[in-house]
Context: one part of a larger RNA
């Protein structure tokens, strides 16, 4: 060295199981409830089934009659309109009818009604009033009363249909109740669903759009949960357009008057202002002031900036009709940059385009406007929360927990300087403000192998290694007399205990010892044990919470699999 036999279980990121922890899905399930949104149930009001009867109060409306005090005024003036005459008693003539006389006409008395004349009366027009006559006549008004009609609600009665119940040739209820249809509530009993992203995992906190400066690297443009600030308006004058003036400070002088009020005169180029944030501009105006005004216009618009798209922005010039200005001209909001919301729907005004057999008409369509903290601001719906430790699935090492890695603030150990304690003396010991390093044992950061699985605390066996050395062993200093010590340097060859509490590592006690050293090995070792803690399904308590349920809060209880193929080690036996 090969071969074989027995063992052991380091390591093959071993073997099972598309990780149950985390995160992600416009994933699922089931549970909640004051999320939505429906709905079973249940309350209700109406019709329908459903009929007689008397009674009450009520509401419309028709008819008739009454009704109607402000003052001032004859006085209890409803309104509005139309009107110069009206009623009511008489007298004469006319006209018609009955009755008497007369009968050829003729004359007398009654009653009617209608024209004409004419007297009385009574209201008016005239006086007061905002309005003038119930003088007259028509439509009405507010309020009461009666009659008549319709309607519907109550109450009470009653039975014969329907209907319900019993003890079924009958009796009770009874037009109610049941039932159907429909209205409006209530309605986790059910049921379908929603329950944002960004995020040095995830939650919690913060934040989503605009603007202005840095960052930004002298063109644009450029990122982070980087650094500071502002916006959701405001104004008919703080806009237009002619003409004029120039600010801040600060000094000197001036009654009242001072630190600051007002005038004058240096001084000042801007150090001021410019509605409001910052930047950027500006006095030869965009600041101030004053007159006249409304262009804060109507149809457009070459070209151009920016830009995935959508938008967003400047813009000459034309035409209409205007402002100011002597004229040239300037004016389609402000010195500029923020001050906002696509589409759909629906509102108003215009236009007169469409118009369902045809003319309208209903709707609709264009133009101009309105209604959004659709602020998660390119807005998913008119319309929405939470829980799972009972939990599933797809997937992620794209992203957290353990372990390794980078780092190395923080921690640990070393050194430099040496103010100053040390009685004097920095450096026997100790050493402050400060500075340079090394390790990779603490807490982090990052998120880079591994979520188709590296099984995590601690105890228990077995260990092996560093040295920054706890004993032992050998030296230098000393503020070492000796004994005991202090401090440094060489030194890893041996060694480093046994109980009590706690699940504990840790710690605190008790006894000892020559000493009970500090650390790596996946905080060395679970295909080597355990299973006490953490961290699953039950449960109790405290506390959150409306509850489902949470809760580095507590307490009981709770499954630890693998017969060794390779290395690797040991033992034997054979070449």
């Nucleotide at each position: 060295c090969c071969c074989g036999a027995a063992a052991a279980a380091a390591g093959a990121c071993g073997g099972u199981a598309a990780g149950a922890c985390c995160c992600u899905a416009u994933g699922c399930a089931c549970c909640u409830u004051u999320a939505c949104u429906a709905u079973a149930g249940c309350c209700u009001g109406c019709c329908a089934u459903u009929g007689a009867a008397a009674g009450a109060a009520g509401a419309a409306a028709u008819c008739a009659a009454a009704u109607g005090u402000g003052u001032a005024g004859a006085a209890u003036a409803g309104g509005u309109g139309g009107g110069a005459g009206u009623a009511c008693c008489g007298a004469u003539u006319g006209u018609u009818g009955u009755u008497c006389u007369a009968u050829u006409u003729u004359g007398a008395a009654c009653a009617a009604u209608u024209a004409a004349u004419u007297g009385g009366u009574a209201c008016c027009a005239u006086u007061u009033u905002g309005a003038a006559a119930u003088a007259c006549c028509a439509c009405c008004c507010u309020u009461u009363u009666g009659u008549u009609u319709u309607c519907a609600u109550c109450u009470u009665u009653c039975u014969a249909a329907a209907c319900c119940c019993u003890u079924u040739u009958a009796g009770g209820g009874a037009a109610c109740a049941g039932u159907g249809g429909u209205u409006g509530g209530u309605g986790g009993g059910u049921a379908g669903u929603u329950u944002g992203a960004c995020u040095g995992g995830g939650g919690c906190g913060g934040u989503c759009a605009u603007u202005u400066c840095c960052u930004a690297a002298a063109g644009a443009g450029u990122a982070a949960c980087g650094g500071a600030a502002a916006u959701g308006u405001g104004c008919g004058a703080a806009g237009g357009u002619a003409a004029g003036c120039u600010c801040c400070u600060u000094c000197u002088g001036g009654u009242c008057g001072g630190a600051a009020a007002c005038c004058a005169g240096g001084u000042a180029g801007a150090g001021a202002g410019c509605g409001c944030a910052a930047u950027g501009g500006u006095a030869g105006a965009a600041g101030c002031u004053u007159g006249c005004c409304u262009g804060a216009c109507u149809g457009u618009g070459a070209g151009a900036c920016u830009u995935a798209c959508a938008a967003g922005u400047c813009g000459a010039a034309c035409a209409g009709g205007g402002a100011c200005g002597a004229a040239a001209g300037u004016c389609g909001g402000c010195c500029a940059u923020a001050g906002u919301g696509a589409c759909c729907c629906g509102g108003g005004a215009g236009c007169a385009c469409c118009g369902u057999g045809u003319g309208g008409a209903a709707g609709g369509g264009c133009u101009c406007u309105c209604g959004a903290u659709c602020a998660a601001c390119g807005g998913a719906u008119c319309a929405a929360a939470g829980g799972u430790a009972c939990g599933c699935u797809a997937g992620g090492g794209a992203u957290a927990a353990c372990a390794g890695g980078c780092u190395g603030a923080u921690g640990a150990c070393u050194c430099c300087c040496a103010a100053g304690a040390g009685c004097u003396c920095a450096u026997a010991u100790c050493g402050a403000c400060g500075g340079a390093g090394u390790c990779g044992u603490u807490u982090g950061g990052c998120a880079c192998c591994u979520c188709g699985a590296u099984g995590u605390c601690g105890a228990c066996u077995c260990a092996u290694c560093a040295u920054a050395u706890c004993c032992u062993g050998g030296a230098g200093c000393u503020g070492c007399a000796g004994a005991a010590g202090g401090u440094u340097c060489c030194a890893a060859g041996g060694g480093u205990u046994c109980g009590g509490c706690u699940g504990u590592u840790c710690g605190c006690c008790g006894a000892u010892u020559a000493a009970a050293a500090u650390g790596g090995u996946a905080c060395g070792u679970g295909a080597g044990u355990u299973g006490g803690g953490u961290u699953u399904a039950g449960u109790g308590c405290g506390u959150u919470g409306a509850g489902a349920a949470a809760c580095a809060g507590u307490a009981c209880g709770g499954a630890u699999c693998c017969u060794a193929u390779c290395u690797u080690u040991u033992u034997c036996g054979g070449g």